[in-house]
Context: one part of a larger RNA
Molecule: large-subunit ribosomal RNA, domain IV
Organism: Bacteroidia bacterium
RNA sequence: UCAUGGCUAAGGAACUAGGCAAAUUAACCCCGUAACUUCGGGAAAAGGGGUGCUGGCGCGAGUCAGCCGCAGAGAAAUGGCCCAGGCGACUGUUUAACAAAAACACAUGGCUUUGCAAAAUCGCAAGAUGAAGUAUAAGGCCUGACACCUGCCCGGUGCUGGAAGGUUAAGAGGAGAUGUCAUCGCAAGAGAAGCAUUGAAUUGAAGCCCCAGUAAACGGCGGCCGUAACUAUAACGGUCCUAAGGUAGCGAAAUUCCUUGUCGGGUAAGUUCCGACCUGCACGAAUGGUGUAACGAUCUGGGCACUGUCUCAGCCAUGAGCUCG
Numbered sequence: 001u002c003a004u005g006g007c008u009a010a011g012g013a014a015c016u017a018g019g020c021a022a023a024u025u026a027a028c029c030c031c032g033u034a035a036c037u038u039c040g041g042g043a044a045a046a047g048g049g050g051u052g053c054u055g056g057c058g059c060g061a062g063u064c065a066g067c068c069g070c071a072g073a074g075a076a077a078u079g080g081c082c083c084a085g086g087c088g089a090c091u092g093u094u095u096a097a098c099a100a101a102a103a104c105a106c107a108u109g110g111c112u113u114u115g116c117a118a119a120a121u122c123g124c125a126a127g128a129u130g131a132a133g134u135a136u137a138a139g140g141c142c143u144g145a146c147a148c149c150u151g152c153c154c155g156g157u158g159c160u161g162g163a164a165g166g167u168u169a170a171g172a173g174g175a176g177a178u179g180u181c182a183u184c185g186c187a188a189g190a191g192a193a194g195c196a197u198u199g200a201a202u203u204g205a206a207g208c209c210c211c212a213g214u215a216a217a218c219g220g221c222g223g224c225c226g227u228a229a230c231u232a233u234a235a236c237g238g239u240c241c242u243a244a245g246g247u248a249g250c251g252a253a254a255u256u257c258c259u260u261g262u263c264g265g266g267u268a269a270g271u272u273c274c275g276a277c278c279u280g281c282a283c284g285a286a287u288g289g290u291g292u293a294a295c296g297a298u299c300u301g302g303g304c305a306c307u308g309u310c311u312c313a314g315c316c317a318u319g320a321g322c323u324c325g
Stems, first nucleotide, its partner, number of pairs: 001320008010311002014309001019306001027051005036041001038145001052067006068072001080304007087296002092104002109142006120129003146291004151221003156218002158214005165209003171203002176198005183190002222240005249283001250280001261277005
């Protein structure tokens, strides 16, 4: 000097990104226990009191009398608590060895596929899973307890259905053309059949174009100008565009750039926090919206208690280090 452990005057979070770490609390019995609530909880809420030994009585719980100590759950082990908010309902699961969470899962809800030799999946196949199941079943996708709800848009993309027309492959078809050549012709050339090469019209499915449906399918959900007898604002009107112009609810939010927005609360003092406002850069309804008791080694803010975290250090024990041998 370091590590681990123990104690500390006065103060008590002034430390720090942050009470990290430590301390407090703790067992059993009795009393007592709020908001809120899904009536089960919350709850060991919180907050108080008691606890040894000896003798009498009592079945016992206990009660009466006495005794000792600084201290009676005499050691060890053994919850700190409260208030408010975000997220996720919950118990669970996860990055074996930097992340345990608000991520995943979940019960619930919905859409969709599948009639059984099912759909889906593995395999070249045989075959197998699904399932020794049969639509109250099985697969896929999304949502994520519960409560109240889930608005408008089918123009684009996707999916489903439709079949009149357009387009359209191989194939069918074979007009015609070319090569070769018998033959004709003085030549130039013409040129049957055959064999080859090529090949127009016509015909020709799905798909696409087309017509509908469908958003708890992928997704989307406007701008400008004017207007009320103070001012301000605009219930109202005009106009342009769109498939339709964001409804309910929430809102400086895990979302707000400007921004430490403004007002209120809490503090002596608060970029965080809580309650409001709405000017939502760029919330919004199963990529779910808004609430919500209980729960959480979750995140954020505040308080009580407690403390060497700190003011500001000191001492002790053990081990290491260092020096000498």